[in-house]
RNA sequence: GCUCGGUUAGCUCAGGGGUAGAGCACCUGCUUCACACGCAGGGGGUCGCUGGUUCAAAUCCAGCACCGAGCACCA
Repeated sequence: GCUCGGUUAGCUCAGGGGUAGAGCACCUGCUUCACACGCAGGGGGUCGCUGGUUCAAAUCCAGCACCGAGCACCA
C1' cells in the first nucleotide's frame, strides 16, 4: 500500500430502514446479627467522526479515524 471484518451502556455483546436492547457491573429497597446469595425497583447512550440518500438512518452509500486478520513491498 491492497483486501476483508469490526467500532452500539462502565465491561462483553445482540439488533442491519419506523420507540435503542440483553447479560454482568452500578444505585435503592426487602431479606441477614453482618456480608454474600436471592427477590423487587431504578439510573446510565453523540450507536467512532463528517457528509450523502430517504418522509424517516445505529441500520443503506462515500470519505476519514482507530482496532484486528490476510496479502503485497522491503533497494